RNA sequence: GUCUCCAUCGUCUAGAGGCCUAGGACAUCGGGUUCUCAUCCCGGCAACAUGGGUUCGAAUCCCAUUGGAGAUG
Numbered sequence: 001g002u003c004u005c006c007a008u009c010g011u012c013u014a015g016a017g018g019c020c021u022a023g024g025a026c027a028u029c030g031g032g033u034u035c036u037c038a039u040c041c042c043g044g045c046a047a048c049a050u051g052g053g054u055u056c057g058a059a060u061c062c063c064a065u066u067g068g069a070g071a072u073g
Base pairs, nucleotide, nucleotide: 001072002071003070004069005068006067007066010026011025012024013023018056028044029043030042031041032040049065050064051063052062053061
């Protein structure tokens, strides 16, 4: 240089064009239970890398950029 793959709550992850103003686990916060702690139960907070395009409609499809991983010379 060329090619391939990846990027979603603090962390790990689901999603395959409309049921998603995005679900789950852990963490965290509040409450209940308990003499206390732990466990358990209920609830809250929190995310689609960036910019364009396609479409009636995009986390999802296309292009570019940024970052990461790999293959090849």

The RNA shown here (transfer RNA) has 73 nucleotides and comes from a Lentisphaeria bacterium. The prediction has a mean pLDDT of 82. Rfam family: tRNA. By type it is a transfer RNA. The sequence was found in a public genome assembly.